[in-house]
This is a predicted structure of a 577-nucleotide part of an RNA (small-subunit ribosomal RNA, 5' domain) from an uncultured bacterium. The prediction has a mean pLDDT of 83. RNAcentral holds the full RNA, with entries from ENA and SILVA.
Context: one part of a larger RNA
């Protein structure tokens, strides 16, 4: 001079992109962080519909009873016609009270049979609705439980680890790969439970025994096998079959859902790819010899065994090896690297913050599941420590995001949101996502911008100095004009996300009003080093990074005025180069 996850002293207006427990891998109160799928599947609950039973209401139709109307019927009565009888002295003619015949029945009377029509009321039965209830089928929600897939991603932190841990070049004739893409086959047909669920118990709880019942993409058999694994056998290729091709033989698969369908998604097995992983080998990167020998599964063969695979990986047995001053062993310290800083490079320092890679999730172990874990918010033991207890006995792990205590020189918010990019799961709507996108706090850094501009001498007053003349703060400032960047009020208002959906957010940004108004300090002036004098102290009080300063006119202490240098900072510390 640079540089910093920095901290500490004075100070402090805004903005934007960063960044922020380096210390106790100390111990944590709370919330939330990995769920999801009803389109694998049997159930509870709730809602609506369908069949269907009982009940009780309504309302058609039907039969029966009643009681009334009517119409018609049957026999009279009366009544009216005719005729005869009769009357009139006989016919004729007239008459009609009585008797009879025959025709009407318009009215009228009382009667018989109860038929018919209606109408009321009641009863039987059908229908049809509606209301309750119960059965049972069906669909919607919802979902505890069995099942799928995912909790091995993704997020934390550096404790351990001098290792093939990382980094870099290769192997793998020694090897796995779930979802995903491509291609080939396939997908028949039994069958026997176990959970929810009931019923009975035990426990304060955590939680859990016993019986019964039941479905499935859960589970076990049977069929079949292009191809695949197995042994046997042939060819090729190659230094070397365990590689590829091939002969007959033997072995092992499967699930189904949705949809009216057409289909879609899924399931089996085999090959291929993508992508990720397993192991091996070279070479590189700390300190220490005041650590000289270390080594017994050590080393290195035969076999077995295990594993996805190579091996002392792990046994049995053989032989005595292996490492080492080119530094074994020991012991300190440390996660590695892309990179970061610095520096003209060479090189030196670092390894926060982004990226990769390892390792590890309260302390040790240890496995199970699974395509992948010896699993950070899975299981089992042990421990320490915390909690609940009916004292019999149980529960727990923030080195996730927040946030508490302790530790320190010293490190934020118990915030919004799943718009958006990415992850699970789901045909799909959708769901979960303290990844992540943003807000907030911190001058912790970087970078921009403001704290006004222009004119103003009577060189004002006020300080300081003085040689008492005046210098010097000083165009500074008053004062005139003038401009609004921030600010503060008013409107107005996105992008990002688009088919729709914005947490940020009424933000950014735009317009308008307003008023110079709301915005400057710190640190040094002895030399190195830009910047001086006065008054106080008098080897005191002090100063100081090196020289050194101070003992009585101190430019080095302290104030003061002045100057100087960087500036929303400066100064100091501490660490790199």
């Nucleotide at each position: 001079g640079a540089a910093c996850g920095a901290a500490c002293g004075c100070u402090g207006g805004c903005g934007g992109c960063g960044u922020g427990c380096c210390u106790a891998a100390c111990a944590c109160a709370u919330g939330c962080a990995a769920g999801u799928c009803g389109a694998a599947c049997g159930g509870g609950u709730c809602c609506a519909g369908g069949a269907u039973g009982c009940a009780g209401g309504a309302c058609u139709c039907a039969g029966g009873a009643u009681a009334c109307a009517g119409a018609a019927g049957c026999a009279g009565g009366u009544u009216g016609c005719g005729g005869g009888a009769c009357u009139u002295a006989a016919c004729c003619g007239a008459g009609c009270a009585a008797c009879u015949c025959g025709c009407a029945a318009g009215a009228c009377c009382a009667g018989c049979a109860g038929g018919c029509u209606g109408u009321a009321u009641c009863u039987u039965g059908u229908g049809u609705c509606c209301u309750g209830c119960g059965u049972u089928c069906u669909g919607g929600a919802u979902u505890a439980a069995u099942g799928g897939c995912g909790g091995a991603c993704g997020g934390g932190u550096g404790a351990g680890u001098a290792a093939c841990a990382c980094g870099u070049a290769g192997g793998u004739a020694a090897c796995c790969u779930g979802c995903c893409c491509u291609g080939a086959a396939g997908c028949g047909g039994g069958g026997g439970a176990c959970a929810a669920c009931c019923c009975a118990g035990g426990g304060a709880a955590a939680c859990u025994u016993g019986g019964g019942c039941u479905a499935a993409u859960a589970c076990c058999g049977c069929a079949u096998a292009a191809g695949a694994c197995c042994a046997c056998g042939a060819u090729c290729u190659g230094a070397a079959a365990u590689g590829a091709u091939u002969g007959g033989g033997g072995u092992a698969a499967a699930a189904g859902c949705a949809g009216c369908a057409a289909u879609g998604c899924a399931c089996u097995u085999c090959a291929g790819g993508a992508g990720g992983g397993g192991c091996c080998u070279g070479c590189g990167g700390c300190c220490u010899a005041u650590c000289a020998g270390g080594u017994a599964g050590u080393u290195g063969g035969u076999a077995a065994g295990g594993u996805a695979a190579u091996g002392g990986c792990u046994u049995a047995c053989c032989a005595a090896g292996c490492c080492u001053a080119a530094g074994a062993c020991g012991g300190g310290u440390a996660g590695c690297c892309g990179g970061a800083c610095u520096g003209a490079g060479a090189g030196g320092u670092u390894g926060a913050a982004c990226g990769g890679c390892c390792a590890c999730a309260c302390u040790g172990g240890a496995a199970c599941u699974g395509a992948g874990a010896c699993a950070c918010g899975g299981u089992c033991c042990a421990g320490a420590c915390u909690c609940c207890u009916a004292c019999g006995g149980g529960a727990g792990g923030c080195a996730g995001c927040a946030g508490u205590g302790g530790g320190g020189a010293a490190u934020u918010u118990u915030g919004c949101g799943c718009a958006a990019u990415g992850g699970g799961c789901g045909a799909a709507a959708g769901c979960c996502u303290g990844a992540c996108g943003c807000a907030g706090c911190g001058a912790c850094g970087c970078c921009g911008c403001g704290u006004g501009g222009a004119g103003g001498a009577u060189g004002a007053a006020g300080g300081u100095c003085u040689u008492c003349g005046g210098a010097u703060u000083g165009u500074a400032a008053a004062c005139u004009c003038c401009u609004u960047u921030u600010g503060u009020c008013g409107g107005g208002g996105a992008a990002g996300a688009u088919a729709a959906u914005g947490a940020c957010g009424g933000u950014a940004c735009c317009c308008g009003a307003u008023g110079a108004a709301u915005a400057a300090g710190c640190c040094a002036c002895g030399g190195c080093u830009a910047a001086c004098u006065c008054u106080g102290u008098g080897c005191c009080a002090g100063c100081a990074g090196c020289c050194g300063c101070g003992g009585u006119a101190a430019g080095a202490c302290a104030g003061a005025g002045g100057u100087g240098g960087c500036a929303a900072g400066c100064g100091u510390u501490g660490u790199u180069c």